[in-house]
This is a predicted structure of a 349-nucleotide part of an RNA (small-subunit ribosomal RNA, central domain) from a metagenome.
The RNAcentral record of the full RNA draws on SILVA.
Model confidence (mean pLDDT): 84 of 100.
Context: one part of a larger RNA
RNA sequence: CUGGGCGUAAAGGGCGUGCAGGCGGCUCGGUAAGUGGAAGGUGAAAUGCCCUGGCUCAACCAGGGAACUGCCUUCCAGACUGCCGAGCUUGAGUGCGGGAGAGGAUGGGAGAAUUCCCGGUGUAGCGGUGGAAUGCAUUGAUAUCGGGAGGAAUACCAGUGGCGAAGGCGCCCAUCUGGCCCGACACUGACGCUCAGGCGCGAAAGCUAGGGGAGCAAACAGGAUUAGAUACCCUGGUAGUCCUAGCUGUAAACGGUGGGCAUAGGUGUAGGAGGCAUCGACCCCUCCUGUGCCGUAGCUAACGCAUUAAGUGCCCCGCCUGGGGAGUACGACCGCAAGGUUGAAACUC
Numbered sequence: 001c002u003g004g005g006c007g008u009a010a011a012g013g014g015c016g017u018g019c020a021g022g023c024g025g026c027u028c029g030g031u032a033a034g035u036g037g038a039a040g041g042u043g044a045a046a047u048g049c050c051c052u053g054g055c056u057c058a059a060c061c062a063g064g065g066a067a068c069u070g071c072c073u074u075c076c077a078g079a080c081u082g083c084c085g086a087g088c089u090u091g092a093g094u095g096c097g098g099g100a101g102a103g104g105a106u107g108g109g110a111g112a113a114u115u116c117c118c119g120g121u122g123u124a125g126c127g128g129u130g131g132a133a134u135g136c137a138u139u140g141a142u143a144u145c146g147g148g149a150g151g152a153a154u155a156c157c158a159g160u161g162g163c164g165a166a167g168g169c170g171c172c173c174a175u176c177u178g179g180c181c182c183g184a185c186a187c188u189g190a191c192g193c194u195c196a197g198g199c200g201c202g203a204a205a206g207c208u209a210g211g212g213g214a215g216c217a218a219a220c221a222g223g224a225u226u227a228g229a230u231a232c233c234c235u236g237g238u239a240g241u242c243c244u245a246g247c248u249g250u251a252a253a254c255g256g257u258g259g260g261c262a263u264a265g266g267u268g269u270a271g272g273a274g275g276c277a278u279c280g281a282c283c284c285c286u287c288c289u290g291u292g293c294c295g296u297a298g299c300u301a302a303c304g305c306a307u308u309a310a311g312u313g314c315c316c317c318g319c320c321u322g323g324g325g326a327g328u329a330c331g332a333c334c335g336c337a338a339g340g341u342u343g344a345a346a347c348u349c
Stems, first nucleotide, its partner, number of pairs: 003321004007303002012317001014201004021194003025088007033081002035077008049065006091191001092188004096183004103177007110154001115149007125136002162169002206247006215241002220236004258316005271294002298305002322349003331342004
């Protein structure tokens, strides 16, 4: 390389958008580039293969044949692919009417609780643990009542629920805004799928600048425990956690499962009981969309998957190729840094 693979053995890119590229619905006509056929030319010799012969054999050498699977030219065919033209509506999309939703952004508001401050009542403890101690408290704590400040998060509802491409999103209201679903018609007429690069988004932690800081809490300090205890437990406590602007670009970024279609050469394939939202309708049945559970065929090494496939088939992308060395070194690019992306070899088993 041909292959064989990627839920758990090595292997799906964190997610999207999308140029190039690859692939592409139905009908008719044209063309003849691909494709198929025929003929001609060429495909040097040697080598290799087959047959025969010459050195006693062989190596070696000589003769003949096939082959050289290729290329070029001409003619023919017109199914399929391509190209050109014309058309179609089922793929895709648009309009109209409805619907659900923690989808996103900005602004405003609310109540519960913790902490702190002020005041009242009140007195000797509180707190904490396996038990303690550090700690707090007669300068009046804890408890309780009233008032105030401030920050962060939104109990119940809450779900095996919903929305989003993923990360993720949960009090209420308003404004702006994305996507999705359903229905009956009308319209465009293949406008599609995928996507190397590129671009954008991207939890937490971390970084820069400026704010903010209630609770929590790396680091740190103390108290315990212990042989020790740089821990687990306790008392404190700073970054951080929050906001604004920017950077970082990672993750067990997980369903450890990329996206699309179900049309084509010949057709794809049982079901069961539920949850959510909706259409029509008085209701039921039925149907559509999304989301879980159980299971047939089939698949799988097994576990299991099973119309939300890990079944069957097609198109496109990414990735794997024994373990360690190593996601390291070097180089390059990116970053303020931390570091990220790309990514070896020697050696060794």